[in-house]
RNA sequence: GGACGGGAGAGUCCCGAUCGACGGGACGCCGAAGGGGCAACGCACAGAGCGGAAACUCUCAGGCACCAGGACCGUCC
Numbered sequence: 001g002g003a004c005g006g007g008a009g010a011g012u013c014c015c016g017a018u019c020g021a022c023g024g025g026a027c028g029c030c031g032a033a034g035g036g037g038c039a040a041c042g043c044a045c046a047g048a049g050c051g052g053a054a055a056c057u058c059u060c061a062g063g064c065a066c067c068a069g070g071a072c073c074g075u076c077c
Base pairs, nucleotide, nucleotide: 001077002076003075004074005073006072011027012026013025014024015023016022028064029063030062034060035058036057037056041051042050043049
């Protein structure tokens, strides 16, 4: 990396339009794709600096019925 299985969180109102899906708008919310940020420590050293992890943090992206996606876990190659 591939296959299979498991896999969370978070919405309301208004309009179209009429139950739902869908589209648009307003505000709100979620963190577990991805992305950004930093500690100890190391390097340099007059120093400024450089490197530096995450499930922490930010919420850019993504997401907030189902589907899809999905870090991570298990088994196999």

Predicted 3D model of a 77-nucleotide RNA (Glycine riboswitch aptamer) from a soil metagenome. Rfam family: Glycine riboswitch aptamer. From the family's description: This family represents the bacterial glycine riboswitch. The RNAcentral record of the sequence draws on MGnify.